[in-house]
Molecule: Glycine riboswitch aptamer
Organism: Paracoccaceae bacterium
RNA sequence: ACCAUCCCUGUGGGAGAACCGGCUCGGCCGGUGCCGAAGGAGCAACCGCCCCGGAAACUCUCAGGCGCAAGGACCGCAGGGAACAG
Numbered sequence: 001a002c003c004a005u006c007c008c009u010g011u012g013g014g015a016g017a018a019c020c021g022g023c024u025c026g027g028c029c030g031g032u033g034c035c036g037a038a039g040g041a042g043c044a045a046c047c048g049c050c051c052c053g054g055a056a057a058c059u060c061u062c063a064g065g066c067g068c069a070a071g072g073a074c075c076g077c078a079g080g081g082a083a084c085a086g
Stems, first nucleotide, its partner, number of pairs: 002086001005082009018032006033066003039062001040060003046054002
């Protein structure tokens, strides 16, 4: 100096699921039903010599959500930072 990988910022993309009733009706409240991609929890294929530990888009649905918008896991690009081995 290069770099697996990780983080931050910007930017493009980005799914699912709704009816009923009431009211002081740009919306709110209640009932029932539903969704899985913030977060959270569980199982454990796998990683790891052992211990410790890590670990899914699977499961749950606590939280969240079920017009638009917003949010959104995750993916691409740009810039910046850290950095294993070699």